Predicted 3D model of RNase P RNA and transfer RNA as a complex of 447 nucleotides.
Model confidence (mean pLDDT): 75 of 100.
Rfam match: Bacterial RNase P class A. By type it is a ribozyme.
RNA sequence: GAGUUGGCCGGAUGGCCGCGGUGGCGCCGCCUCGGCGACGGCACCGAGGAAGGUCGGGACUCCAACGGUCAGGGUGCUGGCGAGAGCCAGGGCGGGGCGACCUGUCGGACCGGGCAACAGAGAACAGACCGCCGAUGGCUGCACUUCGGUGCAGCACAGGCAAGGGUGAAACGGUGCGGUAAGAGCGCACCAGCGUCGGGGGUGACCCCGGCGGCUCGGCAACCCCCACCCGGAGCAAGGUCAAGCGUGGGACACGGGCAGACCGUCCCGCCCCCGAGAGGGGGCAGUCCCCAGGUGGACCGCAAAGAUGGAUGGUCAUCCAGGGAGACCCCGGCGACGGGCUCCCGGACAGAAUCCCGCCUACAGGCCGACUCAC
RNA sequence: GCGAGAUAGCUCAGGCGGUCAGAGCGUCGGAUUCAUAACCCGGAGGUCGAGAGUUCGAGUCUCUCUCUCGC
Numbered sequence: 001g002a003g004u005u006g007g008c009c010g011g012a013u014g015g016c017c018g019c020g021g022u023g024g025c026g027c028c029g030c031c032u033c034g035g036c037g038a039c040g041g042c043a044c045c046g047a048g049g050a051a052g053g054u055c056g057g058g059a060c061u062c063c064a065a066c067g068g069u070c071a072g073g074g075u076g077c078u079g080g081c082g083a084g085a086g087c088c089a090g091g092g093c094g095g096g097g098c099g100a101c102c103u104g105u106c107g108g109a110c111c112g113g114g115c116a117a118c119a120g121a122g123a124a125c126a127g128a129c130c131g132c133c134g135a136u137g138g139c140u141g142c143a144c145u146u147c148g149g150u151g152c153a154g155c156a157c158a159g160g161c162a163a164g165g166g167u168g169a170a171a172c173g174g175u176g177c178g179g180u181a182a183g184a185g186c187g188c189a190c191c192a193g194c195g196u197c198g199g200g201g202g203u204g205a206c207c208c209c210g211g212c213g214g215c216u217c218g219g220c221a222a223c224c225c226c227c228a229c230c231c232g233g234a235g236c237a238a239g240g241u242c243a244a245g246c247g248u249g250g251g252a253c254a255c256g257g258g259c260a261g262a263c264c265g266u267c268c269c270g271c272c273c274c275c276g277a278g279a280g281g282g283g284g285c286a287g288u289c290c291c292c293a294g295g296u297g298g299a300c301c302g303c304a305a306a307g308a309u310g311g312a313u314g315g316u317c318a319u320c321c322a323g324g325g326a327g328a329c330c331c332c333g334g335c336g337a338c339g340g341g342c343u344c345c346c347g348g349a350c351a352g353a354a355u356c357c358c359g360c361c362u363a364c365a366g367g368c369c370g371a372c373u374c375a376c
Numbered sequence: 377g378c379g380a381g382a383u384a385g386c387u388c389a390g391g392c393g394g395u396c397a398g399a400g401c402g403u404c405g406g407a408u409u410c411a412u413a414a415c416c417c418g419g420a421g422g423u424c425g426a427g428a429g430u431u432c433g434a435g436u437c438u439c440u441c442u443c444u445c446g447c
Base pairs, nucleotide, nucleotide: 001374002373003372004371005370006369007368008367009366011320012319013318014317015316016315017314019046020045021044022043023042025040026039028037029036030035031034048350052361053360055359056358057357058356059355060235061234062233063232072231073230074229075228076227077090078089079088080087081086091106092105093104094103095102096101107226108225112224113223114220115219129165130164131161132160133159136158137157138155139154140153141152142151143150144149173191174190175189176188177187178186192216194213195212196211197210198209199208200207201206239301240300241299242298249291250290251289252288253287256269257268258267270285271284272283273282274281275280321348323346324345325344326343327342330341331340332339333338377447378446379445380444381443382442385401386400387399388398394432403419404418405417406416425441426440427439428438429437
């Protein structure tokens, strides 16, 4: 100088002016005389590490519920802590960085099913396009022949091979030697991987060492599924207390009839009032009070040493505390670049409780302390 | 305190992950017509709200964030 990581703070003090809540005091008003309301001043309390997103748990409340199973959902390495989510430490397998370190993931692929586009010959007990071969069978030619065949050369028809090329995210181990007609775990040595046995370390996941085996067994379960464990539903608009108005039920008194179990009319009769000389016309003829239960509007509780009603916890000034920029008169240190003092200006982020608590995630100017890495 | 959704300029499809990015309207060009509309033919237009992860491969599966709507 460049970084990595753990923890913490996230402005301080004072003056002035304000805001919300609670308590008591003074004063005024109202009334059923015990309270309510307005005003004034006093005392105390008054945001966060995330109060945020509402992503997980839980407390609390109501509903449901004998118990169990199925369905549905969630979690899944090991140890510890925790009520649980989760946190801390460790392990295996990947990715990044020279490094300190960071980061992703975690039961089972031998219950069974499913998927793998395109490309490619072949995509899961796979496959032969180019290619390699001519040992075997076949065909052709030549030579020999004891006429049965034999040898040599050629073809690549039947066939053999999977080393090399090529495709792909993935092609049924890698390197070397032997071997072969050509080849191949076909054989061997080493390495990787799997299984198994023995020894050692660790509480454990797991790690280390050695032997043996057949030589090789793929991927996806943040696809269904299998295994183990867990999960009843709703949420403070939960829920509770008091309780207007209208209505239900009951009672008392009252209320013309036909008319009722109940209700009604533009029907009939009767009574009263008004208009009219009369005929006739119009209007009226039943509610009032009290009580019980549930409970709407509403109020209060739930609800807190912040705390609800559209929502208070702020503003300003001064001095400091960090920080940034500019200036060059002067002072100090230094050879110098420059640093400190000095003057002026800017300037403290993200964000704001709403039943409470514990976590997770996300946002965040700047600063402090500790440990570590790399380069010079 | 809960529940849905975001795909072309607009309205919407997209099954158990694969050349699968589509439909209608709109827009552009052509054709028709004296001209316009309608009809007909053809084309362009998309980081699938953003960022990570799982996977060979993500519009689709998982997580986080943003925005919108509803109760």